Formats: sequence, structure tokens, C1' cells
RNA sequence: GACAAAGGCAAAUCCGGCGAAAGCCGGUGGCGCAAAGCUACGGGUCUACCCCAGAGCGGGGCACGAUCGCCGGGCUACCGAA
Repeated sequence: GACAAAGGCAAAUCCGGCGAAAGCCGGUGGCGCAAAGCUACGGGUCUACCCCAGAGCGGGGCACGAUCGCCGGGCUACCGAA
């Protein structure tokens, strides 16, 4: 980061499985992605849990779980026009 080349990854949905949940794994499928490769290091968000409160509208705390296709950092990587 190109009206390039070779490729890559794979959203939602649906099916099966794991999990308390968020979510993850495999298949299906392709929304999209120049790092949508890896990494939970910082932040955010989600789930769980805890506290306060007129059975309580709501407020606060907070992961040892999750999310890298939420953002940033770190590491790695194909091609080579401007």
C1' cells in the first nucleotide's frame, strides 16, 4: 500500500461438542481484513462474583474467566508500483 501478482485468513447463520456464563473448538458459510498472523503487556468491553439499597428504580467494586475481527504495545511475515 497498487484497477499488480501469488496466495492467506474467515463474520453472521446453521449443525455437533466443551463451559455456570461470557465465550471457545470442529464442520458449514463468506461479512469483511495488508497483518482479521502470534502475544492478555496497558486500556476498554463482556461474563461470573461481591457490597449498598424502601422486594429495591438504581448505585458502586471487581476476575484468577473471556475478547487480539475493540484500541494500543511487543514479536514475526508475502509482493515490490507510487